[in-house]
RNA sequence: GCCAACGUAGCUUAGUGGUAAAGCAAUGCUUUCGUAAAGCAGAGAUCGUGGGUUCGAUCCCCACCGUUGGCU
Repeated sequence: GCCAACGUAGCUUAGUGGUAAAGCAAUGCUUUCGUAAAGCAGAGAUCGUGGGUUCGAUCCCCACCGUUGGCU
C1' cells in the first nucleotide's frame, strides 16, 4: 500500500427497516451481631463519527476514525 471482518451499558453478547434485550458488575432494600452468599427492586445506551437513501435507520449506501486478521 491492497483486501476482509468487527465497533451496541463499566464488561460479555443479542437485536439486520417501525424509537434497543439479557447476563455479570455497580447502587438501594430484605435477611445477619457483622461480612459473604441468597432473594427483591429500580437505574444505567443520543447503537464509533459525519453525510446520503427512506414516511421512518442500530440495521441499507458512502467517507472517515479505531481494533483484529490476511496479502504484498
Predicted 3D model of a 72-nucleotide RNA (transfer RNA) from a bacterium. Model confidence (mean pLDDT): 83 of 100. It matches the Rfam family "tRNA".